[in-house]
């Protein structure tokens, strides 16, 4: 150097163009004499930059980062 995969809330995971859920973690009530569990509820996310489209997480193109295989 060339190729092929991925990249979403603190982790982890869905979402095949039409409000970005859902799990675990967190904060606040509630239950308990306390702690654990249970129950309500809140706040956190689409790797960056163009590009087509009424709209893009989702199609394209370039980069960036990680694994993987080739040389």
């Nucleotide at each position: 150097g060339c190729g092929c995969c991925a990249g979403u809330g603190g982790u982890c995971u869905a979402a095949u163009g039409g409000u970005a859920g859902a799990a675990u973690g967190c904060g606040a009530c509630c239950u308990u004499c306390c702690c654990a569990a249970g129950g309500u509820u809140g706040a956190u996310a689409u790797c960056c930059g163009g590009g087509u489209u009424c709209g893009a997480u989702u199609c394209c193109c370039g980069g960036c980062u990680g694994g993987c295989g080739c040389a």